[in-house]
Molecule: Bacterial RNase P class A
Organism: Gammaproteobacteria bacterium
RNA sequence: GGAGUCGGCCAGGCGAUCGUCGCGCCGCGAGGCGCGGAGGAAAGUCCGGGCUCCUCGGACCAGGGUGCCAGGUAACGCCUGGGGGGCGCGAGCCCACGGAAAGUGCCACAGAGAACAGACCGCCGAUGGCCCGCGAGGGCACAGGCAAGGGUGAAACGGUGCGGUAAGAGCGCACCGCGCCGCCGGUAACGGCGACGGCACGGCAAACCCCGCCCGGAGCAAGGCCGAAUAGGGGAGCAUGCGGGUUUCCCGCUGGCGUGGUCCGCGCUCCGCUCCCGGGUAGGCCGCUGGAGGCGCGUGGCGACGCGCGCCCGAGACGAAUGACCGCCCGCGACAGAACCCGGCUUAUCGGCCGGCUCCCCAC
Numbered sequence: 001g002g003a004g005u006c007g008g009c010c011a012g013g014c015g016a017u018c019g020u021c022g023c024g025c026c027g028c029g030a031g032g033c034g035c036g037g038a039g040g041a042a043a044g045u046c047c048g049g050g051c052u053c054c055u056c057g058g059a060c061c062a063g064g065g066u067g068c069c070a071g072g073u074a075a076c077g078c079c080u081g082g083g084g085g086g087c088g089c090g091a092g093c094c095c096a097c098g099g100a101a102a103g104u105g106c107c108a109c110a111g112a113g114a115a116c117a118g119a120c121c122g123c124c125g126a127u128g129g130c131c132c133g134c135g136a137g138g139g140c141a142c143a144g145g146c147a148a149g150g151g152u153g154a155a156a157c158g159g160u161g162c163g164g165u166a167a168g169a170g171c172g173c174a175c176c177g178c179g180c181c182g183c184c185g186g187u188a189a190c191g192g193c194g195a196c197g198g199c200a201c202g203g204c205a206a207a208c209c210c211c212g213c214c215c216g217g218a219g220c221a222a223g224g225c226c227g228a229a230u231a232g233g234g235g236a237g238c239a240u241g242c243g244g245g246u247u248u249c250c251c252g253c254u255g256g257c258g259u260g261g262u263c264c265g266c267g268c269u270c271c272g273c274u275c276c277c278g279g280g281u282a283g284g285c286c287g288c289u290g291g292a293g294g295c296g297c298g299u300g301g302c303g304a305c306g307c308g309c310g311c312c313c314g315a316g317a318c319g320a321a322u323g324a325c326c327g328c329c330c331g332c333g334a335c336a337g338a339a340c341c342c343g344g345c346u347u348a349u350c351g352g353c354c355g356g357c358u359c360c361c362c363a364c
Base pairs, nucleotide, nucleotide: 001360002359003358004357005356006355007354008353009352010351012329013328014327015326017324018323020037021036022035023034024033025032026031039335043346044345046344047343048342049341050340051219052218053217054216063215064214065213066212067211068082069081070080071079072078083097084095085094086093087092098210099209103208104207105204106203107202120150121149122146123145124144127143128142129140130139131138132137158176159175160174161173162172163171177199178197179196181194182193183192184191185190223286224285225284226283233277234276235275236274237273238272241253242252243251244250245249255269256268257267258266259265293312294311295310296309297308298307299306300305330333
């Protein structure tokens, strides 16, 4: 100097004018002044939790999720560290990574054969058969043997080599792989070493399934408080009507009419005034932002993170604020905007800054 990789940070700046939401102060009020006012993703609503209400004696089933090990955390499908596998020269990156000797199922096309496998091309033909030869022997490829080589396929029933054989074959041996046992290291996942077994066990579980672990439901339009007008509901009194009395008033009973001898019942009609009680609606208030909060220092830990001390307060709306316009400057400015809160993941994003590390080239 170039190429790359990982982590962190910024998200146009300054000035002026007008406006807007919250809080504080002043003002009877209209209003004025001061301070504060979106993000790294506020997004998708995909996970996890707080909070609230409902159901609640508990457990199981069903259903859903999750899946190497250990740790962190309020919790997680997140994070950290480690193991195993894959990619990269490397820094580093990626992986739903439990079980396929519990059962069921699937493995297209091609191919002879796709899971108690199979013989298309091919190899052999020692043995038996046939032919030639006096014979040694040679030939044929009928019986038969083989699975090394070719071919198909994503995958062909261990791989490489040597021996062996008629040709071959774990048939024998060595190494690798696999299984199983033991010992050692490690909290564990797992790793190392040794012995044994000629190999018995193909792949797929984001196929059903089995195993371990987790999960009650609904969501701030949750939920709580205050609460009209009008119209319903309940109650009391008065009025109306009837009867009686000691008749300016008091007492008792009682809606009215029809039917009916009377009561009950049935039908029709009316249901006035005052007060009280209760529920709901409109509306208002709370929930509503001080919290698993931020920053600094110290400390434990490889780390995620924990603990201690100090300092700080950084939006809270409800037709819903954070905007409009002008001037100057630069590298001409991306994705996008809270709506109960918080921890994650994922997705979108002009450009720039800082740091760790890796590889290559050059110079000294």